[in-house]
Annotation
A computed fold for a 74-nucleotide RNA from a Lachnospiraceae bacterium, annotated as transfer RNA. The sequence is in RNAcentral, with records from ENA. The source organism's lineage runs through Bacteria, Bacillota, Clostridia, Lachnospirales and Lachnospiraceae. It matches the Rfam family "tRNA". The prediction has a mean pLDDT of 82.

RNA sequence: ACUCCAUUAGCACAACCGGUGAGUGCGCCGGCCUUAUAAGCCGGAGGUUCCGGGUUCGAGUCCCGGGUGGAGUA
Numbered sequence: 001a002c003u004c005c006a007u008u009a010g011c012a013c014a015a016c017c018g019g020u021g022a023g024u025g026c027g028c029c030g031g032c033c034u035u036a037u038a039a040g041c042c043g044g045a046g047g048u049u050c051c052g053g054g055u056u057c058g059a060g061u062c063c064c065g066g067g068u069g070g071a072g073u074a
Stems, first nucleotide, its partner, number of pairs: 001073007010026004019057001028044005050066005
């Protein structure tokens, strides 16, 4: 320098062919239980889906440019 892959909540990841109100686990906060803690159960908060454009009635998803991380080629 070029090619490919990934980028979604604090962390790890889902979201099928573009269409419900963007979810799950852990963590966090509150409650129940317990003498108390842990475990278990219930509830809750937390997201500009990396950034900027484009296409579309509609974009996490498609297209273009950029950022970051990883792999490969020279």